[in-house]
Small-subunit ribosomal RNA, 5' domain from an uncultured delta proteobacterium, 522 nucleotides, folded computationally. RNAcentral holds the full RNA, with entries from ENA and SILVA. It matches the Rfam family "Bacterial small subunit ribosomal RNA".
Context: one part of a larger RNA
RNA sequence: GAACGAACGCUGGCGGCGUGCCUAACACAUGCAAGUCGAGCGAGAAAGGGGGCCUUCGGGCGCCUGAGUAGAGCGGCAGACGGGUGAGUAACACGUGGGUAAUCUGUCCCUGGGCGGGGGAUAACCACUCGAAAGGGUGGCUAAUACCGCAUGAGACCACAACCUGCAGGGGAAGGGGUCAAAGGCUUCGGCCACCUGGGGAGGGGCCCGCGUCCGAUUAGCUAGUUGGCAGGGUAACGGCCUACCAAGGCGACGAUCGGUAGCUGGUCUGAGAGGAUGAUCAGCCACACUGGUACUGAGACACGGACCAGACUCCUACGGGAGGCAGCAGUGGGGAAUAUGGCGCAAUGGGGGAAACCCUGACGCAGCAACGCCGCGUGGGUGAUGAAGGCCUUCGGGUCGUAAAGCCCUGUCAGGUGGGAAGAACCCUCACUUUCGGGUGAGCUGACGGUACCACCAAAGGAAGCACCGGCUAACUCCGUGCCAGCAGCCGCGGUAAUACGGAGGGUGCAAGCGUUGUUC
Numbered sequence: 001g002a003a004c005g006a007a008c009g010c011u012g013g014c015g016g017c018g019u020g021c022c023u024a025a026c027a028c029a030u031g032c033a034a035g036u037c038g039a040g041c042g043a044g045a046a047a048g049g050g051g052g053c054c055u056u057c058g059g060g061c062g063c064c065u066g067a068g069u070a071g072a073g074c075g076g077c078a079g080a081c082g083g084g085u086g087a088g089u090a091a092c093a094c095g096u097g098g099g100u101a102a103u104c105u106g107u108c109c110c111u112g113g114g115c116g117g118g119g120g121a122u123a124a125c126c127a128c129u130c131g132a133a134a135g136g137g138u139g140g141c142u143a144a145u146a147c148c149g150c151a152u153g154a155g156a157c158c159a160c161a162a163c164c165u166g167c168a169g170g171g172g173a174a175g176g177g178g179u180c181a182a183a184g185g186c187u188u189c190g191g192c193c194a195c196c197u198g199g200g201g202a203g204g205g206g207c208c209c210g211c212g213u214c215c216g217a218u219u220a221g222c223u224a225g226u227u228g229g230c231a232g233g234g235u236a237a238c239g240g241c242c243u244a245c246c247a248a249g250g251c252g253a254c255g256a257u258c259g260g261u262a263g264c265u266g267g268u269c270u271g272a273g274a275g276g277a278u279g280a281u282c283a284g285c286c287a288c289a290c291u292g293g294u295a296c297u298g299a300g301a302c303a304c305g306g307a308c309c310a311g312a313c314u315c316c317u318a319c320g321g322g323a324g325g326c327a328g329c330a331g332u333g334g335g336g337a338a339u340a341u342g343g344c345g346c347a348a349u350g351g352g353g354g355a356a357a358c359c360c361u362g363a364c365g366c367a368g369c370a371a372c373g374c375c376g377c378g379u380g381g382g383u384g385a386u387g388a389a390g391g392c393c394u395u396c397g398g399g400u401c402g403u404a405a406a407g408c409c410c411u412g413u414c415a416g417g418u419g420g421g422a423a424g425a426a427c428c429c430u431c432a433c434u435u436u437c438g439g440g441u442g443a444g445c446u447g448a449c450g451g452u453a454c455c456a457c458c459a460a461a462g463g464a465a466g467c468a469c470c471g472g473c474u475a476a477c478u479c480c481g482u483g484c485c486a487g488c489a490g491c492c493g494c495g496g497u498a499a500u501a502c503g504g505a506g507g508g509u510g511c512a513a514g515c516g517u518u519g520u521u522c
Stems, first nucleotide, its partner, number of pairs: 001522004006518005013377006019370002021335001026333003030330003035077003040074002048065003052061003084288003094212007103205003108201007116150001118148002125140006155180004160175001163172003184193003214260003221251003226248004231243003263285004267278004290311005313324004341367001343366003349363001350361004380410004390401004414463001416458005424449001429444006466511005471492003477506005487494002
């Protein structure tokens, strides 16, 4: 000098765009953050309203409507994305380049074949019943795109098998054997959406390898599933991944092992570069979800707002037993020098479900708070010398603040007021036209931000300047006070009676809605 997710002191007018718990991966009240589909399925209220009958005048019963609505249940898809955090991890975790003949892939795209005929249940519901609750138990009824046999098998898979090709579990192929499928819904009857089984693709993963990746040798030896083999199990898949047996190997000064520290990268800061430092925001990857462990479901998880077990903690309890997990968005306590609103909206973009309308979405879009940062703008312009008054200095002549002020003439940014007022919107849907029937064109409808941005007009110099420094380094000097005191200080050093170095004042210098200080990096 530059930089910062900064903090502190003094000060503070406006706007745009960004950024905002770096500390306790400390504990969390409350609300919201993942649902959706009735075009898969069976069932199905109530309040309220209307009118009728009975009535002991309290009310009771049934009908229509509310409504095939609400809420719940079975089933499907989604909940593995999106969002958070950086604890752990020195590792194939990450980066980069390869390999997979050792591999998987729901939804999506292209393409081939198929969808026949049956069965038994079960929730919801009803009855009884246990419990304070959370939650159950028994019996009875019922449906499906839920579940289970049978049939069919282009084909896939398995073992066999002469063959072609290939280093290999790859590709192709005549043959016979074994195993394996399915579901319907809507319809304007044209079809559409699903379902089963193959082949290919796209995108997404899994696994393996070369190279790169911090400090300590005051850590020198480490290792028993350890290293390899055989057989088996397991996995989508290779593998000591796991098990039994056999062998005795494997790693290490080119730093094993141990200890410390740390998420990695694109990048960011600095620097002429080389390099050094760093890894906030944004983007990619990884890891984690109270702590530890485990699997289930599934195309995908060993699963943040799923399950089970154990533990710590908090809460409820009728003491028998239960409930919970903000490192999602806000918010609270605590820690700290320090870091924001219990906001609005799904209008846009994106995501989930749905045929669609639509629903959900603290992702996201916006608004709020904070000079935390960067950038822009303003706090006025011109004129004005008896160089006013006043302050300060003075050699008492004067000098200086100083064209500065006043005065006069203007202008109108921002803030204030009045009026107008967007783009972001195109979809969906409706209507019209058109059509090769897939669709196309036009109009209407839809805005949280927001009566915001922006524009015009009104009034008016009116509301808007501070902070640090002035001994040298380093730009800027005098007076008074103080008297090695009080104090200053980044280094050198100032202060003991004329201190440009302390404190005040006048003046000056530098930056400016900021200026200084502290911390950290180069």
About this RNA
The prediction has a mean pLDDT of 89.